[in-house]
Record summary: Predicted 3D model of a 73-nucleotide RNA (transfer RNA) from a Candidatus Micrarchaeota archaeon. The organism belongs to Microcaldota, within Archaea. Its Rfam family is "tRNA". The family's RNA type in Rfam is transfer RNA.

RNA sequence: GCGCCGAUAGUCUAGCCUGGUAGGACUUUGCCUUCCCAAGGCAAUAGCCCGGGUUCAAAUCCCGGUCGGCGCA
Numbered sequence: 001g002c003g004c005c006g007a008u009a010g011u012c013u014a015g016c017c018u019g020g021u022a023g024g025a026c027u028u029u030g031c032c033u034u035c036c037c038a039a040g041g042c043a044a045u046a047g048c049c050c051g052g053g054u055u056c057a058a059a060u061c062c063c064g065g066u067c068g069g070c071g072c073a
Stems, first nucleotide, its partner, number of pairs: 001072007010026004020056001028044005049065005
């Protein structure tokens, strides 16, 4: 230098092909339960790497960039 793959809450992860309210687990906070703790139950908070384009509508499609991984030279 070229090619391929990846980036989604504090952490892990699904969804992207086939555009239409972003789901789950853990954590955190509150409540219930308990003499207390643990465990358990209920509820809440928080997320699509950045910029642009297409579209009524983009996490998803297109272009560029950043970072990480793999391969080729």
The prediction has a mean pLDDT of 81.